[in-house]
RNA sequence: GCGCCAGUAGCUCAGCUGGAUAGAGUAACAGACUACGAAUCUGUGGGUCACGAGUUCGAAUCUUGUCUGGCGCGCCA
Numbered sequence: 001g002c003g004c005c006a007g008u009a010g011c012u013c014a015g016c017u018g019g020a021u022a023g024a025g026u027a028a029c030a031g032a033c034u035a036c037g038a039a040u041c042u043g044u045g046g047g048u049c050a051c052g053a054g055u056u057c058g059a060a061u062c063u064u065g066u067c068u069g070g071c072g073c074g075c076c077a
Stems, first nucleotide, its partner, number of pairs: 001073007010026004019057001028044005050066005
């Protein structure tokens, strides 16, 4: 340099035949329980869906550019 894949909550991910309140687990915090903790149960907060542009009545989802990461191939030393 070329090709492919991925980027969604602090972390791991689902959701991607477009339909509109964006979710799960875990972590954090609060409460219950306990002599106190752990475990368990209940609840709460936390997201400009990597960033920009476009298509559409409507985009996490489609198109396109950029960035970042992973894998493969190639080139140079």
A computed fold for a 77-nucleotide RNA from a Bacillota bacterium, annotated as transfer RNA. Lineage of the source: Bacteria > Bacillati > Bacillota. Its Rfam family is "tRNA". From the family's description: Transfer RNA (tRNA) molecules are approximately 80 nucleotides in length. The prediction has a mean pLDDT of 80. The RNAcentral record of the sequence draws on ENA and MGnify.